[in-house]
RNA sequence: GCUUUCCUUCGGGGUAGGGUGGAAUUCCCAACCGGCGGUGAUCGGGAGCGCAGGGAGGAUCGGUUAACCGGACUUCCUGCGUUUCUCGUCAGUCCGUGACCCGGGCUAAUUGAUCAGUUAUGGCAAUGAGCCAAUACAAAUCAAUUGGAACGGUGGACCUGGUGUAAAUCCGGGACCGACAGUAUAGUCUGGAUGGGAGAAGGAGAUG
Numbered sequence: 001g002c003u004u005u006c007c008u009u010c011g012g013g014g015u016a017g018g019g020u021g022g023a024a025u026u027c028c029c030a031a032c033c034g035g036c037g038g039u040g041a042u043c044g045g046g047a048g049c050g051c052a053g054g055g056a057g058g059a060u061c062g063g064u065u066a067a068c069c070g071g072a073c074u075u076c077c078u079g080c081g082u083u084u085c086u087c088g089u090c091a092g093u094c095c096g097u098g099a100c101c102c103g104g105g106c107u108a109a110u111u112g113a114u115c116a117g118u119u120a121u122g123g124c125a126a127u128g129a130g131c132c133a134a135u136a137c138a139a140a141u142c143a144a145u146u147g148g149a150a151c152g153g154u155g156g157a158c159c160u161g162g163u164g165u166a167a168a169u170c171c172g173g174g175a176c177c178g179a180c181a182g183u184a185u186a187g188u189c190u191g192g193a194u195g196g197g198a199g200a201a202g203g204a205g206a207u208g
Base pairs, nucleotide, nucleotide: 002208003206004205005204006203007202008201009200010199017029018028019027031188032187033178034177035097036096037095038094043088044087045086046085047084048082049081050080051079052078053077054076055075056074057073061070062069063068092176093175101153102152103151106148107147108146109145110144111143112142113141114140117137118136121133122132123131124130158174159173160172161171162170180191181190182189
C1' cells in the first nucleotide's frame, strides 16, 4: 500500500428592506442559499529537472612568476520553462448518488383470529372403549402494529459572448431549479428530525 471486519468522531445553507391585506418571512417588488462522490482546459504551493542572469569559494589548471584575470568545478540567490512527482482547491442546472415520496416481497417481535395436536380437572358411560365440558400449552395459516436489512420506481434546472486546438466545467453576462405535512399559496418559517444519510477523517484487528 491492497483486501476485509469492527469501533469512534464528523457529516446543509438561506427572505435584508419594502408593498397589498383582517391575516402572508407563503402573494407582489426585491434579497439570499446551493448535500456527497466523480469528471473537468480551475487556481495555487512544494520537490525534481532544464535554461538564463548574478554573488561567493578556492584544491587543481591556463595566461612564464607574484598581483590580477579567466575556464572548468562547488555552493547560494533570482527569473523563466517543464508530456516529471506531489499537496491543497475547483460544477445547484455534466455523470452518478443521498435525503423526501411510492411499491411489492423478505425478516424479527408483539397482539388478535382460525385451528391440528397434547393436557390438569370435572361430568356421562358398563366406571371399559369412548363421549361432553373445560384449564393450560401450542405447530400451522391469516391479519394488524412496530422494527430491521435489501431491492425497484419516482424525483429539478442553461443559454449566450469571450479565450483557446478543444468549453458540460474557465472568465463575463443573462436565465432557470429546489421533497412531504402545517399555515394566506413557503428552496429560506414550523414539523417528522436529539431521526436518516451519500460520504469524510481517524483508530484497532485479520489476511497475504
This is a predicted structure of a 208-nucleotide RNA (FMN riboswitch aptamer (RFN element)) from Paenibacillus prosopidis. RNAcentral holds the sequence, with entries from Rfam. The coordinates come from a structure-prediction model, not an experiment, and the mean pLDDT is 75. It matches the Rfam family "FMN riboswitch aptamer (RFN element)". Rfam's curators write: The RFN element is a highly conserved domain that is found frequently in the 5'-untranslated regions of prokaryotic mRNAs that encode for flavin mononucleotide (FMN) biosynthesis and transport proteins.